Small-subunit ribosomal RNA from a metagenome, 1477 nucleotides, folded computationally.

[in-house]
């Protein structure tokens, strides 16, 4: 995908030269012009047709395919190859058609149909030809068929067409019969090239595909094909593959390469380039050298389009383009200049191949976006401890450069050829004609890109930076907004009011014309591991043996060369990959060269391991003999104890059982008990980490069968071994099936209990089963959670079975030495715990097995069973884990040791009763706030106002209260007066100091105004101090050493002992620190010193008494220093030791008593309302001022107290002994006055005066058991204090009044000696008081305590753990809802596909012979043969059609389990002994 007119033969147009005869004009009548036909040369030019070549190349795509398709390497002695080169030889004679064309015709149209012409390099004949084919010999060679060469016979070919020439021939002197070049042809020959076929090896998943195969596998003889073959036929024979994976089913084009990785590997197969498939979809031949043909022909089939409805036409997986689908992929460009390709003699012509351009930052590489210089560190922005800090030399300013874009100018290489015309040559010829091959010279002529590279000129810093990120891994942070919202996220994970994790901005940090993101593949992952795990407790040893196939296998020859090793030769395209150079200004790109492709094949050598083959050999192994040991295993016979039941005798009323009872049994005589009798499982003691078995497992005793092991012997065999997928046996309990058999036991069941229930644990009864035979089942924490076998590596100690040795009369001991089985331990191992010659050490051999947790040991499908179920065995989804071994700590209804008013033992309390007081809730306008084992007479050590924070009302707004600045006055305060509940408002009077240069300044004080004050407003989960509580419990640590990978241990643990980790004494520990004790206060006791205000012994005065006075300082007492007490001393225990009992002095005895002191910590413990304070809120209010009101409220519930219930009392009367404290705004005597509270005030700033009589006791009377002479609440009436003011809302006094309440249920507190009980003082706070509190002080003054089981707490050690927010922990199942994934379904529509029948297009083969047929042949001819075409038929077949199968996914009513989920209901199954292991 056409091209050739230099194969043909007709058509048509133009030119240019000739010819011809016609016809019109003219016309000198010679003849001339035009026009149109006819004709010939020669040239161009257009469409058909015939012919040759060529369309099987190049271009696209990857749907099939798992295959000799790829890839490698071989083989073809089993092949063909146009055009091209080569070589040899040849082209002679001769024939009849058919397109085109014309008429005629049919059809809408595609398209035909007849009739008649015609030419070729189109078709046919005949001649002549070589081993060219065939047939039959010969010769040689070889690799089995069989090559090579050669003799004989037969058979089989061709085409011409262009250009030049006249020597030869012939006639027309220039033509071809001819001669010659050049293309073409024809036959062979050899070679390229190219194609076919076979045949080693090699490279995907699935065994929940285990069997497949009838032309299937071979053989004989056809046929076919270029060839080999079941490639097709007929016949015979049964055979072939197939666990080294056949068959079947998914998925896939295959290399060279790409990409990753340190390699082995892994992924993937765009570009580029080798191979192969395809061409709308299924099929079939045609023609040709080559096709079963992307742009060919025929049939089906779907589809689009035309149509006159009769019938046609069509295939973009060529290159633009379109439309659809998509997350997403480009221009309906330029030219054949160039390189390739068909054709052609050539010139050309065709070429969406191919060269260029275009669009996409889609990759790769270059460059750009300015350099230098510049500190008032400009403004701006952010931040800010308010100083600054930081963008940032960045800007600006200055001074330079212009690449690149952009304007302009000049402009390539790529070009080689071609044609022309001259020369030289090459070949062939007669030839100096000619043509050819080559090569030169002039001339001419070809460039889409593209006016593009590249180059120069202008002018200007001009026109040119973004995107992710800044919690960690990961380089880089700050504010502000939100506030578990919105939002991030790759993985840990951020976000709940101070977010460096979210959004914004400022910074910064990376990369840069690019950044992020997304998706995929390696890689880190030794995380399927050949390099290169592992299986005892983490996944993970098959339940246990024989045992087939495979795998691995003892010593020593000798041979061979399968594996191995070595050299060589072939191949292992190019490109890529490395490495050296080269060529674009660099580079990416490219060219050249070289190396590399670890492969595979061939020949050649080695002989050491391996393999084969063969000959030995005795250590593995097995066989013989003798020999003891055994719950080995089958059957069968026996026994005695025991429960049970049966009959009898005694015997009376419970008996049985249980944590307690109860059902049960029993007056029908039970349980006991004796005797006798039946049945049926089971075998006490011996009995042992003993024995035996392969394992499961196996226990009275005899006897029969019979399996294994072990010991010595050293006789025989002579590698006969060791492991085993498949298979086959045997496998505990429970369960099944058929008969049997049942005493005890005892699923289900049924009754009692128990419980909130309680289908349970407990009791009573009890059916299946359990025993036996036969038969099946075939899995267990079938456990050493540890596969079988070899060898090799340190003991030491038990025990069972042999044997030897020394000794002996003989036994023991004792030694060695084999098998079994244990404990302990060293190397070594091992994550650690352990393991350790019976390995979990060190090596080999074979098996089985594992790969994150669920979901699941399910689901499907197979298979096995009678079922029950077993075997084998996923996915989807979901989670970031599950899991192991040890640590450390906590927890236990685990253990041990210990202590404490914990318990016991007491004694006295609360809970019951009134009243006080505090919380809670309830009520209010308000009942301010806080604090809940460790809150509840707390914060409050003192609520009428204040207090006060709350409420209500009324004012105030630089404020009640600081600080600065600033504006004005010179005061302010106070005093009067009016209004109001004040507060505060108006109005009146009053009225500064200080220095001075006399302008004015300062000070104070008001007053402007601004910053700013203020805030008991949130947050104690932002804090800081400060406190509580474990807990006055004894413990918490560190240094250094050693031990462990580590975490962490040791120390600090044992053995004593103590109140105490106190102290001893042992130890891999030695030392230290903060906590124990001690230092310190108070108190017992004594010295000394000192002596007022205290005190008086003796001395003296004095009083009604009185330290009242002299005087004293001895006592008392006050307060300074000292002394004493230390388990010192004696004795006993005890380890010669810490200590501890006893005693002894001694005021005091083992810390004397009592106080201060409170370890690491722990509990977001408490407080933002003490104080401080970050952060948020507020700012004519949440700030301040005032009145008043509330906190004081009252159906109730609870805490802490007083007071009593009474006689150990009450009441009166009289009496007697303190101590701590207080006191000038005050304590207040005496005295007198009030019943009294209280008035009036000497003294006292205090060891002086006063509070201040202490009560309880003590002597005395009274009351006599009652709601009282008990108790006192409650309410009336009178006072009296305080204080601006007692109504809400103080306290006291006296007179009346005279409630519950008779000792207090479950529960619960405190207390061990100067304690508890009781009893009064006194003091802060405080005008006054609610104080019955609350810190203090003194008086009188007991009981108990045996002792650690229990209850609380606690300290030590140890063990268990699935907790670590540490039991108030964890966690499991149903059920309820919501979502998702998946199974099963009546079932319904599809895909694929086998199998049978059925129908059968078009082909091509094959048969037929009624039709028709130029060339050849026969025949004179008619015809007739040969051969062809049409038909018919048959073989075979797609497509269809009908029917049964299988497979796969999609769908479905309704069933089912499974996962996830904020919370939910029931229950409590698991983890500690988890409350029944």
């Nucleotide at each position: 995908a056409g091209u050739c007119g230099u194969a043909c033969g007709a058509c048509u147009u133009c030119u240019a030269c000739g010819g011809g005869a016609u016809u019109u004009c003219u016309u000198u009548c010679g003849g001339g012009a035009a026009a149109a036909c006819c004709u010939g040369u020669a040239g161009a030019g257009a469409g058909a047709g015939u012919g040759g070549c060529g369309c099987a190349c190049g271009g696209g795509u990857g749907a099939g395919u798992a295959a000799c398709a790829c890839g490698u390497g071989g083989a073809u002695a089993a092949u063909c190859u146009a055009c091209c080169u080569u070589a040899a030889g040849g082209a002679c004679u001769g024939g009849g058609a058919c397109a085109a064309c014309a008429u005629u015709u049919c059809g809408a149209a595609a398209g035909g149909a007849a009739u008649g012409c015609u030419a070729a390099u189109a078709c046919c004949g005949g001649a002549u030809a070589a081993g060219c084919a065939c047939a039959c010999g010969g010769a040689u060679c070889g690799c089995a068929u069989g090559g090579u060469c050669u003799g004989u016979g037969u058979g089989a070919a061709a085409a011409g067409c262009u250009g030049g020439c006249c020597u030869c021939u012939g006639c027309u002197u220039g033509c071809a019969a001819g001669c010659u070049a050049g293309c073409a042809c024809c036959u062979u020959u050899a070679g390229a090239u190219g194609a076919a076929u076979c045949c080693g090896c090699g490279g995907c998943c699935c065994a929940u595909u285990a069997g497949c195969u009838a032309g299937u596998u071979g053989g004989c003889g056809g046929g076919g094909u270029a060839a080999c073959g079941g490639c097709c036929c007929a016949c015979c024979a049964a055979g072939g593959c197939a666990a080294c994976g056949a068959u079947g089913g998914g998925u896939a084009g295959c290399c060279g390469g790409c990409u990753u990785g340190a390699g082995a590997g892994g992924g993937c197969g765009a570009c580029c380039g080798g191979c192969c498939a395809c061409a709308c979809u299924g099929g079939a031949a045609c023609u040709g050298a080559g096709a079963c043909a992307c742009g060919g022909u025929c049939c089906a089939g779907a589809c689009u389009c035309c149509u006159a409805c009769g019938g046609g036409a069509g295939g973009c997986a060529g290159c633009a383009g379109c439309a659809g689908g998509g997350a997403a992929u480009u221009u309906u460009g330029g030219g054949c200049a160039a390189u390739g390709g068909g054709c052609g003699a050539a010139a050309g012509c065709c070429u969406g191949a191919c060269c260029c351009a275009g669009c996409g930052a889609c990759g790769c590489c270059a460059c750009g976006u300015g350099a230098g210089u510049g500190a008032u560190g400009a403004a701006g922005g952010c931040c800010u401890u308010u100083g600054g800090g930081u963008u940032g030399u960045a800007a600006a300013g200055c001074u330079c450069u212009u690449u690149c874009a952009g304007c302009a100018a000049a402009g390539a290489a790529g070009a080689a050829g071609g044609u022309a015309u001259a020369c030289c040559u090459u070949u062939u010829a007669a030839a100096u004609a000619a043509a050819c091959u080559g090569g030169u010279a002039u001339a001419u002529u070809u460039g889409a890109c593209g006016g593009u590279a590249c180059u120069u000129g202008c002018a200007g810093a001009a026109g040119a930076a973004g995107c992710c990120c800044c919690g960690g891994c990961u380089a880089a942070u700050u504010a502000c907004g939100u506030g578990c919202c919105a939002g991030c996220a790759g993985c840990c994970g951020c976000g709940g009011u101070a977010a460096u994790a979210c959004g914004u901005a400022a910074g910064g940090g990376g990369c840069g014309a690019g950044c992020g993101u997304u998706a995929u593949c390696c890689g880190g992952a030794u995380u399927c591991a050949u390099u290169g795990g592992g299986c005892g407790u983490a996944a993970a040893g098959g339940g246990c043996a024989u045992g087939u196939a495979g795998g691995c296998g003892g010593u020593g020859g000798u041979a061979u060369a399968u594996g191995u090793c070595g050299a060589a030769u072939g191949u292992g395209a190019a490109a890529a990959c490395c490495c050296a150079a080269g060529g674009c200004u660099c580079a990416a790109c490219u060219u050249u060269g070289g190396g590399a492709c670890u492969g595979c094949a061939u020949u050649c050598g080695a002989a050491a391991c391996u393999g084969u083959a063969u000959c030995a050999c005795u250590a593995g192994a097995g066989u013989g003999c003798u020999g003891g040991a055994g719950a080995g295993g089958a059957a069968g016979u026996c026994g005695g104890a025991a429960u049970u039941c049966c009959a009898a005798g005694u015997g009376u009323a419970g008996c049985g059982g249980u944590g307690a009872a109860a059902u049960g049994c029993u007056u029908a005589g039970a349980u006991a008990u004796u005797u006798g009798g039946a049945a049926g499982a089971a075998c006490a003691c011996c009995a042992g980490u003993g024995g035996c078995g392969a394992a499961g497992g196996c226990g009275g005793a005899c006897u029969u069968c019979u399996g294994g092991a072990c010991a010595g012997c050293a006789a025989c065999u002579g590698a006969c071994g060791c492991u085993g997928a498949a298979a086959u046996g045997c496998g505990a309990a429970a369960g099944u099936g058929u008969g049997g058999g049942g005493a005890g036991c005892g699923a289900a069941c049924a009754g009692g209990a128990u419980u909130a229930g309680a289908u349970a644990c407990c009791c009573u009864g009890g059916u299946a089963g359990u025993c036996c035979a036969c038969a099946c089942u075939g899995u267990a924490a079938a456990c050493g959670g540890u596969u079988g076998g070899a060898a090799c590596u340190a003991g030491g100690u038990g025990u069972a079975g042999g044997a030897g040795g020394c000794g002996u009369c003989a036994a023991c001991c004792c030694c060695u030495u084999c098998u079994g089985u244990g404990c302990c331990g060293g190397a070594g191992u091992u994550a650690a715990c352990g393991c350790a010659u019976u390995a979990a050490g060190u090596u080999c051999c074979a098996c089985g097995c594992c790969u994150g947790g669920g979901g699941a040991g399910u689901a499907c499908g197979a298979u096995c069973g009678c079922a029950a179920g077993g075997u084998u065995g996923a996915a989807a989804c979901u989670c970031a884990a599950a899991g192991g071994a040890a640590u450390u700590g906590a927890c236990g209804g685990g253990g041990g040791c210990c202590c404490g008013c914990a318990c016991a033992a007491g004694c006295g309390g609360u809970g019951g009763a009134g009243c006080a007081u505090g919380u809670g809730g309830u009520u209010u306008a308000a009942u301010u706030c806080g604090a809940u084992c460790a809150a509840a007479c707390c914060g409050a050590a003192g609520a009428a106002c204040c207090u006060u924070a709350c409420c209500a009302g009324g004012g105030u707004u630089u404020g009640a209260c600081a600080u600065a600045u600033u504006u004005a006055c010179g005061a302010c305060c106070g005093c009067c007066a009016u209004g109001g509940a004040a507060a505060c408002a108006u109005g009146g009077u009053u009225u500064u100091c200080c220095c001075u240069u006399c302008g004015g300044g300062g000070a104070c004080g008001u007053u402007u105004a601004u910053a700013c004050a203020g805030g008991u407003g949130u947050u104690g989960c932002a804090u800081g101090g400060u406190u509580g509580u474990c807990g006055u419990c004894a413990g918490c640590u560190c240094g250094u050493g050693c031990c462990g990978u580590g975490a962490g241990g040791u120390g600090u643990u044992g053995g004593g002992u103590u109140a105490a980790g106190u102290c001893c004494c042992g130890c891999a520990a030695c030392g230290a620190g903060c906590g124990c004790a001690a230092c310190c206060c108070c108190u017992a006791u004594c010295g000394u010193c000192a002596g007022u205000u205290a005190c008086c012994a003796g001395c003296g005065g004095g009083u009604a008494a009185a330290g009242c006075c002299g005087g004293g300082c001895a006592c008392u007492c006050u307060g300074g220093c000292g002394a004493g007490a230390c388990c010192g001393c004696c004795g006993g225990u005890g380890u010669u030791a810490a200590a501890u009992c006893g005693g002894a002095g001694g005021a005091a005895g083992g810390u004397g008593g009592g106080g201060a002191u409170g370890a690491c910590g722990u509990c977001a413990a408490a407080u933002c309302a003490u104080c401080a304070u970050g952060g948020c809120c507020u700012u004519u209010a949440u700030a301040u001022c005032c009145u008043g009101g509330g906190c004081u409220a009252c159906a109730c519930a609870c805490g802490u107290g007083c007071u009593a219930c009474a006689a150990u009392g009450g009441a009166u009367g009289c009496u007697a002994c303190a101590a701590c404290g207080g006191g000038u705004u005050g304590c207040a005597a005496u005295a007198c006055c009030g019943c009294g509270a209280g008035g009036u005030g000497a003294g006292c700033u205090a060891a002086u005066c006063c509070c201040u009589u202490a009560a309880a006791g003590g002597c005395a009377u009274u009351c006599u058991c009652a709601g009282u002479u008990c108790g006192g609440a409650u309410u009336g009436c009178a006072g009296g204090c305080u204080g601006c003011a007692a109504c809400u809302c103080g306290c006291c006094u006296g007179c009346a009044u005279g409630a519950a309440g008779u000792u207090g249920g479950a529960a619960u507190c405190g207390c061990u000696a100067g304690u508890a009980a009781u009893c009064g003082c006194g003091a802060g706070u405080c005008a006054g008081c609610u104080a019955u509190a609350u810190c203090g002080c003194g008086g009188u003054g007991a009981a108990u305590a045996c002792g650690u089981u229990c209850u609380c707490g606690g300290g030590c050690c140890u063990u268990g753990u699935a907790c670590a927010c540490a039991c108030c922990g964890c966690c499991c199942g149903u059920c309820a809802c919501a979502c998702c994934a998946c199974c099963c379904g009546a079932g319904u529509g599809g895909g694929g596909u086998g199998c049978a029948c059925u129908c059968g297009a078009a082909a091509u083969c094959g048969c037929c012979g009624g039709c028709c047929u130029a060339a050849c042949c026969a025949g004179c001819a008619a015809u007739g043969g040969a051969g062809g075409g049409a038909g018919g038929c048959g073989c075979c077949u797609a497509a269809g059609g009908u029917g049964u199968g299988c497979c796969u996914g999609a769908u479905a009513a309704g069933g089912g389990g499974g996962g996830u989920g904020a919370a939910g209901u029931c229950g409590a199954a698991a983890c500690a002994a988890g409350g029944u292991a």